[in-house]
Molecule: FMN riboswitch aptamer (RFN element)
RNA sequence: GUGCGUCUUCGGGGCAGGGUGAAAUUCCCGAUCGGCAGUAUAGUCUGCGAGCGCGGUAAAAGGCGUUGAAUCGGUUUAAUUCCGAUACCGACAGUUACAGUCUGGAUGGAAGAAGGCAUAA
Numbered sequence: 001g002u003g004c005g006u007c008u009u010c011g012g013g014g015c016a017g018g019g020u021g022a023a024a025u026u027c028c029c030g031a032u033c034g035g036c037a038g039u040a041u042a043g044u045c046u047g048c049g050a051g052c053g054c055g056g057u058a059a060a061a062g063g064c065g066u067u068g069a070a071u072c073g074g075u076u077u078a079a080u081u082c083c084g085a086u087a088c089c090g091a092c093a094g095u096u097a098c099a100g101u102c103u104g105g106a107u108g109g110a111a112g113a114a115g116g117c118a119u120a121a
Base pairs, nucleotide, nucleotide: 002120003119005117006116007115008114009113010112017029018028019027031101032100033090034089035048036047037046038045043088044087051066052065053064054063070086071085072084073083074082092104093103094102
């Protein structure tokens, strides 16, 4: 250093300002945010997680299904990842009025990241 086991810690961000209205951070103008792994550096590629549904259980977990969105130009050996331009997307429940951004499940869980210990070749 690698494999396997085990433990600990960490592990998601965001409506300024304005308009209408009895009421909106939910509508309109505008603003703003981007989990993890892979790959030339990625919200929009590939895969995963979260969410939702089914199923299962004493209660869980594993399992199954579902799961959003990008183009053009440039540089390069190589980029749907960088640079330039213009676009687009965002679970469920709640709400005096429709929510990516407020409140809640959540002081939760997870993809995973780092480290400690033990062991084997």